[in-house]
């Protein structure tokens, strides 16, 4: 240089064109409970890596960028 997989809340992850202005678990945060903590209940906030492009409609599909992780070359 080429090829190929990943990239989604703070973590871990669901998702396979329209049921997603994105769910769940854990952890944060409030409020109930409790003599206090913890357990338990109940609700909040919190995320689609970055830019195009196909499409009525993109987290999903297609290009390219960036950042991770393999594999092949080249180092005359």
């Nucleotide at each position: 240089g080429c090829c190929c997989c990943c990239a989604u809340c703070g973590u871990c992850u669901a998702g396979c064109g329209g049921c997603c202005c994105a769910g769940g678990a854990c952890g944060u945060c409030g409020c109930c409970c409790u003599c206090u903590c913890a357990c338990g209940g109940c609700g909040a906030a919190a995320a689609c890596a970055c830019c195009g492009g196909u499409u009525c409609g993109a987290a999903c599909c297609c290009g390219g960028u960036u950042g991770g992780g393999g594999g092949c070359g080249c180092c005359a």
About this RNA: Model confidence (mean pLDDT): 85 of 100. A computed fold for a 76-nucleotide RNA from an Alphaproteobacteria bacterium, annotated as transfer RNA. NCBI's taxonomy places the organism under Bacteria, Pseudomonadati, Pseudomonadota, Alphaproteobacteria. Rfam family: tRNA. By type it is a transfer RNA. The sequence was found in a public genome assembly.